[in-house]
RNA sequence: CGAGUCGGUGGGGCGGUCGCGGCCGGUCGAAGGACAGGUCGAGGAAAGUCCGGACUCCACAGGGCAGGGUGGUUGCUAACGGCAACCCGGGGUGACCUGCGGGACAGUGCCACAGAAAACAAACCGCCGAGCCGGUCGAGAGGCCGGCGCGGUAAGGGUGAAACGGUGGUGUAAGAGACCACCAGCGCCCCAGGUGACUGGGACGGCUAGGUAAACCCCACCCGGAGCAAGGCCAAAAGGGAGCAAGCCUCCUGCGCAGGCGCCAGAGGACGGCCCGUCCGAUGCCUGCGGGUAGGCCGCUAGAGCCGACCGGCAACGGUCGGCCAAGAUGGAUGACCGCCGUUUGGGCAAGCCCAAACACAGAAUCCGGCUUACAAACCGACUCGUCCG
Numbered sequence: 001c002g003a004g005u006c007g008g009u010g011g012g013g014c015g016g017u018c019g020c021g022g023c024c025g026g027u028c029g030a031a032g033g034a035c036a037g038g039u040c041g042a043g044g045a046a047a048g049u050c051c052g053g054a055c056u057c058c059a060c061a062g063g064g065c066a067g068g069g070u071g072g073u074u075g076c077u078a079a080c081g082g083c084a085a086c087c088c089g090g091g092g093u094g095a096c097c098u099g100c101g102g103g104a105c106a107g108u109g110c111c112a113c114a115g116a117a118a119a120c121a122a123a124c125c126g127c128c129g130a131g132c133c134g135g136u137c138g139a140g141a142g143g144c145c146g147g148c149g150c151g152g153u154a155a156g157g158g159u160g161a162a163a164c165g166g167u168g169g170u171g172u173a174a175g176a177g178a179c180c181a182c183c184a185g186c187g188c189c190c191c192a193g194g195u196g197a198c199u200g201g202g203a204c205g206g207c208u209a210g211g212u213a214a215a216c217c218c219c220a221c222c223c224g225g226a227g228c229a230a231g232g233c234c235a236a237a238a239g240g241g242a243g244c245a246a247g248c249c250u251c252c253u254g255c256g257c258a259g260g261c262g263c264c265a266g267a268g269g270a271c272g273g274c275c276c277g278u279c280c281g282a283u284g285c286c287u288g289c290g291g292g293u294a295g296g297c298c299g300c301u302a303g304a305g306c307c308g309a310c311c312g313g314c315a316a317c318g319g320u321c322g323g324c325c326a327a328g329a330u331g332g333a334u335g336a337c338c339g340c341c342g343u344u345u346g347g348g349c350a351a352g353c354c355c356a357a358a359c360a361c362a363g364a365a366u367c368c369g370g371c372u373u374a375c376a377a378a379c380c381g382a383c384u385c386g387u388c389c390g
Base pairs, nucleotide, nucleotide: 001386002385003384004383005382006381007380008379009378012341013340014339015338016337017336018335020041021040022039023038024037026035027034028033043361047372048371050370051369052368053367054366055227056226057225058224062276063275064274065273067223068222069221070220071219072086073085074084075083076082087101088099089098090097091096102218103217107216108215109212110211111210124157125156126153127152128151129150131148132147133146134145135144136143137142165183166182167181168180169179170178184208186205187204189202190201191200192199193198231298232297233296234295239253240252241251242250243249244247255290256289257288258287259286260285261284268280269279270278271277305324306323307322308321309320310319311318312317342359343358344357345356346355347354348353349352
């Protein structure tokens, strides 16, 4: 210098005018509130809502079955299907990338098309054997050629993603792990290294075992359900809440009225599938009718929090100390306009100025940790390969 690999950073800046939401104190007002001021006010993904947790209620979250999830190992973590390091398989000269990576001798199922055959193998072509028939040669014995069905053969051809180890030899009518040598692979044992996945070496065995578990299934581990519209409080009792097909509809709860059942030998109910087991239960439970259509507050933002330094660890991460407080709306705020500057691209020239255009993806709704997806133009770091120069 060229070609690459991996990771990270911020995500335009400053000012002015007008406007919006929260909080703070001030002034005015009897109060609802008004006025001016101060302060805070979207993101790296706030997104998809795909995993995991906190929190809340259901009973304090019990046992078994069913069901669901995860799947190399060791760690990290509140937890995870996440992350880190390592192992194994595949790819790359390399930095590095990639993998829903337990089990296919527990059992069952399936393997398109092609092919004879797709799994306790199988005979389409070929090869070999004896037989029969025909032709031909021959004096004859018989030879040669063709056909037919029968038997043997998994060496060769052909099909396929995949055909029951590979190469060479022995053997045979032809062949075949039928036998032998070497190699590959499998099982089991021993030694060495490693926490472990696993790796290296050695011995023995029978000669060979197809694939598929994002098919059932088996093994190991994990999982109770619903969710902030959770849930609680106040007010109200012509109350409160939910649903969508949006109707003055339907449902739940409470209230009022009527009827029925039951009051411990207990009606009925909870533990969102079933069984067990446990618990609640008399101000109770069931049925019908009536009336009635959304007020406020809390939860709610100080937290597995953010920033910095040091220490431990290869790392993920953990620890100690110091500093900081940074949206909380619900009619759903976080905006609009202007000026100057910045970056990039194009153009112009008087050569460092001018003109024009562009500046992404997107926006909180209980909170947090991840994953995934979207993202203009930039910047930074580590490493690899090649070429040249010294």
A computed fold for a 390-nucleotide RNA from a Pseudonocardiaceae bacterium, annotated as Bacterial RNase P class A. A source record names the gene rnpB. Model confidence (mean pLDDT): 75 of 100. Of the family's consensus pairs, 97% are formed in the model.